RNA sequence: GCACCAGUAGCUCAGCUGGAUAGAGUGACGGUCUCCGAAGCCGUAGGUCGCAGGUUCGACUCCUGCCUGGUGCA
Numbered sequence: 001g002c003a004c005c006a007g008u009a010g011c012u013c014a015g016c017u018g019g020a021u022a023g024a025g026u027g028a029c030g031g032u033c034u035c036c037g038a039a040g041c042c043g044u045a046g047g048u049c050g051c052a053g054g055u056u057c058g059a060c061u062c063c064u065g066c067c068u069g070g071u072g073c074a
Stems, first nucleotide, its partner, number of pairs: 001073007010026004019057001028044005050066005
């Protein structure tokens, strides 16, 4: 330099042939339970879906450029 893959909650990830409120587990916080903790159960908060533009009635999803990481080739 070229090609491919990935980027979504603090962390690990799902999601979609374009459609309504963006989710799970784990972690955090609160409650319940307990003599006190842990575990279990219930709840709450937490997201510019990497960034910018474009297409569209509508974009996490499609297109273009860029950024970051990984792999391969040279």
This is a predicted structure of a 74-nucleotide RNA (transfer RNA) from Chitinivibrio alkaliphilus ACht1.
Model confidence (mean pLDDT): 80 of 100.
The RNAcentral record of the sequence draws on Rfam.
Rfam family: tRNA. Rfam classes the family as a transfer RNA.